[in-house]
Annotation
Model confidence (mean pLDDT): 81 of 100. The RNA shown here (Lysine riboswitch aptamer) has 172 nucleotides and comes from uncultured Agathobaculum sp. The model forms 95% of the base pairs in the Rfam consensus. Its Rfam family is "Lysine riboswitch aptamer". Gene Ontology term of the family: lysine biosynthetic process. The sequence is in RNAcentral, with records from MGnify.
RNA sequence: GAUAGAGGCGCGGUUUUCAUCAGUAUCGGUCUGGGAGGGUCCGUAAACCCAUCGAGCAGCCGAGAAAGGGUCUGCCGCCGAAGCCGGCUCUUGUUGCGGCAAGGCCGUGCUGGACGCUGCCGGAAAAUAUCCCUGCGUCUGUCAUCAGCAGAAAUGCCGGUGGAGAGCUAUU
Numbered sequence: 001g002a003u004a005g006a007g008g009c010g011c012g013g014u015u016u017u018c019a020u021c022a023g024u025a026u027c028g029g030u031c032u033g034g035g036a037g038g039g040u041c042c043g044u045a046a047a048c049c050c051a052u053c054g055a056g057c058a059g060c061c062g063a064g065a066a067a068g069g070g071u072c073u074g075c076c077g078c079c080g081a082a083g084c085c086g087g088c089u090c091u092u093g094u095u096g097c098g099g100c101a102a103g104g105c106c107g108u109g110c111u112g113g114a115c116g117c118u119g120c121c122g123g124a125a126a127a128u129a130u131c132c133c134u135g136c137g138u139c140u141g142u143c144a145u146c147a148g149c150a151g152a153a154a155u156g157c158c159g160g161u162g163g164a165g166a167g168c169u170a171u172u
Base pairs, nucleotide, nucleotide: 001172002171003170004169005168008079010078011077012076013075014074018070026063027062028061029060031059032058033057037050038049039048040047041099042098043097044096045095046094082111083110084109085107086106087105088104090103091102092101093100112140113139114138115137116136117135119133122132123131124130142163143162144161145160146159148157149156150155
């Protein structure tokens, strides 16, 4: 260098079930009020569309979702699995500029992993759930090292300390 593996409430993707989302968004109405602006993810400038034949807005009546996140059930790919952060005259959201969101690519930038607590009362446009981030703690795997026990030795068990996956183990 190559190949193959290990850690466990292991990681990610996808499918199914169920609830929530929500009687919300949206659509409809010879309805009521109102009276000039309104719409495109946000701001700004355009372009286009709707509107005194009454829009947006508020109410009443009728119909009435979905996505994301969660739960359940299987399947797939795996063990920097993956997540975050940063960058790019990258793609999309009508066009220019600036943001935001989703995706793509790059990074020898941070994190071994799981769980709990805490807070910037952060972001994800319902949420105290879930996810992400900072700090702290517990558990766990791995390597190194030290002490003790067993052993002829290799080494094994147990406890302490320290490190990080760019690592560790096996074969070559």